[in-house]
RNA sequence: CUCAUCCAGAGGGGCAGAGGGACCGGCCCGAUGAAGCCCCGGCAACCACUGCGUUGACUCGCCUCACGUCGUCGUGAUCGCUGCGAGGCCGCCGUAGCAGGUGCCAAGUCCGUCCGCGACCAGAGCUUGGUCGGGGAGAGAUGAG
Numbered sequence: 001c002u003c004a005u006c007c008a009g010a011g012g013g014g015c016a017g018a019g020g021g022a023c024c025g026g027c028c029c030g031a032u033g034a035a036g037c038c039c040c041g042g043c044a045a046c047c048a049c050u051g052c053g054u055u056g057a058c059u060c061g062c063c064u065c066a067c068g069u070c071g072u073c074g075u076g077a078u079c080g081c082u083g084c085g086a087g088g089c090c091g092c093c094g095u096a097g098c099a100g101g102u103g104c105c106a107a108g109u110c111c112g113u114c115c116g117c118g119a120c121c122a123g124a125g126c127u128u129g130g131u132c133g134g135g136g137a138g139a140g141a142u143g144a145g
Stems, first nucleotide, its partner, number of pairs: 001145006011040005019029003024112003041105003046101002049097005055091002058087005063080001064077005109139001113137003117133006
């Protein structure tokens, strides 16, 4: 930098001793013990691996046609505009399994910012504010490349 996902899920103990939730604002968590480190446990299934299915390309065989050949046979066919069939250390996708590599285990990514849309409420009469819902962008996190 690119792509995918982010309203689900899952915590105990020991050491330690004041911070933590990315930043900023809010709101929270924290001496009934924060961060960090260690041990054990768990969640999930991104990657890896395995099975099955689907599809694409490829390879092989057969059919058809064309060309070449005395013939066996060979070559080609997006012009065979889906021709038929088979195959596997192939690729995409789907699905199931496993738990090796990561990740994670307060609160929706804790909430928000920006731009449209919809509903409702209040105010105003030069078109404002609030609440809620939904979409997109941005920021961030995790994985894979």